[in-house]
Model confidence (mean pLDDT): 88 of 100. This is a predicted structure of a 348-nucleotide part of an RNA (small-subunit ribosomal RNA, central domain) from an uncultured prokaryote.
Context: one part of a larger RNA
RNA sequence: CUGGGCGUAAAGCGCGCGCAGGCGGUUUGCUAAGCCAGAUGUGAAAGCCCCGGGCUUAACCUGGGAAUUGCCUUUGAUACUGUACAUCUAGAGUUCGAGAGAGGGUGGUGGAACUCCAAGUGUAGAGGUGAAAUUCGUAGAUAUUUGGAAGAACACCAGUGGCGAAGGCGGCCACCUGGCUCGAUACUGACGCUGAGGCGCGAAAGCGUGGGGAGCAAACAGGAUUAGAUACCCUGGUAGUCCACGCCGUAAACGAUUUGGUCUAGUUUUCUGGAAUCUUGCUUUUCUGUUACGCAGCUAACGCGUUAAGCACACCGCCUGGGGAGUACGGUCGCAAGAUUAAAACUC
Repeated sequence: CUGGGCGUAAAGCGCGCGCAGGCGGUUUGCUAAGCCAGAUGUGAAAGCCCCGGGCUUAACCUGGGAAUUGCCUUUGAUACUGUACAUCUAGAGUUCGAGAGAGGGUGGUGGAACUCCAAGUGUAGAGGUGAAAUUCGUAGAUAUUUGGAAGAACACCAGUGGCGAAGGCGGCCACCUGGCUCGAUACUGACGCUGAGGCGCGAAAGCGUGGGGAGCAAACAGGAUUAGAUACCCUGGUAGUCCACGCCGUAAACGAUUUGGUCUAGUUUUCUGGAAUCUUGCUUUUCUGUUACGCAGCUAACGCGUUAAGCACACCGCCUGGGGAGUACGGUCGCAAGAUUAAAACUC
């Protein structure tokens, strides 16, 4: 450089915003850069290739031709692409009216439960297990009643239900705030898609500073089990889990399926809207989502199948036998842990 690929065989960046770049709807004319056609010039010779000739042949030498796929100049063509000026409304967006929702942030607030504290009743056990023991209890436990404190999480509703770009989001109320859907007419007039770098978001664990600490619980201690038991079981228990601010930047970050729009049988579940019939009971229908089957087609098979892994397109990312290795070295980032970029020898 090129080919073939990326659900499970190697391979879709965790997700978004977006500069450059790539690609880009309709119509008319202008232009003629790309593109197409003709012509002139040039593209040294040798070599290669073709047809001949000369050494007894060949290698070798030699004549002619072709080729030199290119470039410059010039003349034309105008379908497509491009440039510049216009045009349109089917893409995109704005406006108006409705709607649903655990979307995000802040501040309040509620009840149940666990634990602890105080007091009352009450007496010898309670816990725990396969069985036990460690443990708690006559200094009155467990149980039960009343009162109080504190922290964390929100039973039922709850649903292959909803919302969000992903991570993720669930008591209730208020405020601030993002996106989406439906219906309607009017408006803007291609304003679009993708997106190397870049920027932002990003579970859990972990780190820094300061709070908080009920329950749970790495580490740790003890009791069991066992041949042993650095475990599984039990009794305790510190970081942590929670809050504020700042880092980290990774996950089986999964639909193991990048994003966007076009086209290609149906049936079905369900959420929020709209419309119709008035037979107010559901029915019919429609849009955006969502679920299960399934034709064609695809696939190595499994399976996918209008939410495609089908038919094609645009752009980006990535793969190229196993191990060595997502490692070493170097760079960048980080307080650190480490992250990211990323080989080779050797070996099968």